[in-house]
RNA sequence: AACCCUGUAGCUCAGUGGUUAAAGCACUCGCCUCGCAAGCGAAAGACCUGGGUUCGAUUUCCAGCAAGGUGA
Numbered sequence: 001a002a003c004c005c006u007g008u009a010g011c012u013c014a015g016u017g018g019u020u021a022a023a024g025c026a027c028u029c030g031c032c033u034c035g036c037a038a039g040c041g042a043a044a045g046a047c048c049u050g051g052g053u054u055c056g057a058u059u060u061c062c063a064g065c066a067a068g069g070u071g072a
Stems, first nucleotide, its partner, number of pairs: 002070003006066002010025003018055001028042004048064005
């Protein structure tokens, strides 16, 4: 060079061609407590980039980028 795999929230990740994109930890606020921790409740926060296919793409296809692996 070439090939394989992965890319979703601050971190670990689930998921799907159409309905409000799920959860845990973390952060913020409130309750509880003399106070802290734990516990309970609430809120905020995400589909790597570009193009194509499609009525509709986070999902499918192509290219690129990034991380990992195979490899002479």